A computed fold for a 263-nucleotide part of an RNA from a metagenome, annotated as large-subunit ribosomal RNA, domain VI.
Context: one part of a larger RNA
RNA sequence: CGCAGGAUAUUUGAAGGGAUCUGUCCUUAGUACGAGAGGACCGGGAUGGACAAACCUCUGGUGCACCAGUUGUCACGCCAGUGGCAUAGCUGGGUAGCCAAGUUUGGACGGGAUAAACGCUGAAGGCAUCUAAGCGUGAAGCCCACCCUGAGAUGAGAUAUCCCACCUUUUAAGGGUAAGACCCCAUGUAGACUACAUGGUAGAUAGGCCAGAGGUGUAAGUGCAGUAAUGUAUUUAGCUGACUGGUACUAAUAGGUCGAGGG
Numbered sequence: 001c002g003c004a005g006g007a008u009a010u011u012u013g014a015a016g017g018g019a020u021c022u023g024u025c026c027u028u029a030g031u032a033c034g035a036g037a038g039g040a041c042c043g044g045g046a047u048g049g050a051c052a053a054a055c056c057u058c059u060g061g062u063g064c065a066c067c068a069g070u071u072g073u074c075a076c077g078c079c080a081g082u083g084g085c086a087u088a089g090c091u092g093g094g095u096a097g098c099c100a101a102g103u104u105u106g107g108a109c110g111g112g113a114u115a116a117a118c119g120c121u122g123a124a125g126g127c128a129u130c131u132a133a134g135c136g137u138g139a140a141g142c143c144c145a146c147c148c149u150g151a152g153a154u155g156a157g158a159u160a161u162c163c164c165a166c167c168u169u170u171u172a173a174g175g176g177u178a179a180g181a182c183c184c185c186a187u188g189u190a191g192a193c194u195a196c197a198u199g200g201u202a203g204a205u206a207g208g209c210c211a212g213a214g215g216u217g218u219a220a221g222u223g224c225a226g227u228a229a230u231g232u233a234u235u236u237a238g239c240u241g242a243c244u245g246g247u248a249c250u251a252a253u254a255g256g257u258c259g260a261g262g263g
Base pairs, nucleotide, nucleotide: 001152005163006162007161008160009159010158011157015149016148017147018146021049022048023047024046025045026044027043033038051106052105053104054103055102059100060099061098062097066093067092068091069090070089071086072085073084074083075082076081110144111143112142117137118136119135120134164263166175167174168173180258181257182256183255184200185199186198187197188196205251206250207249208247209246210245211244212243214240215239216238221234222233223232224231225230
């Protein structure tokens, strides 16, 4: 820009893409078959491998604004307590998120037309013949079925709901609006940007604060014991990023633009 009014939702599915894998064991059954040795078809069940998708409850990895321990040195006047630097100084753990080695799920069932092949009926050719007319069975393959995209499918589809007889004039445009949308702003489940999604005071969108979860592992100060190092009580303390619930304290204020005329 188009889809012959303007919108918001929900859809149909032309077409395209993805996937399509396979082992072992049990049973049927030591049955059919076979002198024996051996040993099934068909059918039923269980459990794996590789591959793929999603997810983070569990097992773990990472986790550079979490917690603790600790070395050297410098600083805060000193002690104590802290802070800076040294690869994040080093070390031990670790929330969310992300991830796999973790968890869950998938290939199925079924239908249609067929290939090779096997048939029925059957002439040419009194017989025979699956074929010439006609009719069947038949594969991990083909078309459906499963998952995804999908009406720019210009062949532009469908359904539901909302808004509508405005104002100018030069009749061809312009203007103010409706439903609605955008700008702008607070953001993240989204993300290179854009887009998408949530929210914008009629508000929990982010921050703060409160409470909790989870993490770390018992803070500082003080008392007591000890010459002291240190131990111990207060104290399962103190601190705590992303998590959960709440709370308008702060910031989403205010405002602007576009957008039909009964098709």